[in-house]
Molecule: transfer RNA
Organism: Sedimentisphaerales bacterium
RNA sequence: GGCGGCGUAGCUCAGUUGGUUAGAGCAUGGGAUUCAUAAGCCCAGGGUCGUAGGUUCGAAUCCUACCGCCGCUA
Numbered sequence: 001g002g003c004g005g006c007g008u009a010g011c012u013c014a015g016u017u018g019g020u021u022a023g024a025g026c027a028u029g030g031g032a033u034u035c036a037u038a039a040g041c042c043c044a045g046g047g048u049c050g051u052a053g054g055u056u057c058g059a060a061u062c063c064u065a066c067c068g069c070c071g072c073u074a
Base pairs, nucleotide, nucleotide: 001073002072003071004070005069006068007067010026011025012024013023019057028044029043030042031041050066051065052064053063054062
């Protein structure tokens, strides 16, 4: 240099053929319970879906460029 994969919450990930509000587990905060703690139970906060454009009535999802990480290859 060429090719491919990945990038979504603090962490690990789902969401696939575009369509009602972007979700789960863990973690964090609160509540209830307990003499107290833990576990379990209930509730809550937290995301400009890597960046910028494009297509579309509508994009995490499709297209292009770029950025980062990983792999293959010369």